[in-house]
Molecule: Bacterial small signal recognition particle RNA
Organism: Solirubrobacteraceae bacterium
RNA sequence: GUCCCGUCGCGGUGGAGGCCUGCGAACCAGGUCAGGUGCGGAAGCAAGCAGCCUUAAGCGGCAACCUCCAGGCGCGGCGGGGCGCU
Numbered sequence: 001g002u003c004c005c006g007u008c009g010c011g012g013u014g015g016a017g018g019c020c021u022g023c024g025a026a027c028c029a030g031g032u033c034a035g036g037u038g039c040g041g042a043a044g045c046a047a048g049c050a051g052c053c054u055u056a057a058g059c060g061g062c063a064a065c066c067u068c069c070a071g072g073c074g075c076g077g078c079g080g081g082g083c084g085c086u
Stems, first nucleotide, its partner, number of pairs: 001083011013070006020061004029054004037046003
């Protein structure tokens, strides 16, 4: 000087998850429950469909950021080995 192996660091790439976000439950989720229903002499009370709001599982999106994993990736540090030169 060059090649190989091991290990570590940084970077890059890929994957998964998180964060964020869209959709998302006939009933078997939650809230609020018009009308109607039941009870009541009444005041009122109760359950509660539709609607509205929210959400679970699940299905998607995801620039940046965070975590984890991976390598026939790049650079560098350390250790070991082979070859060559002086």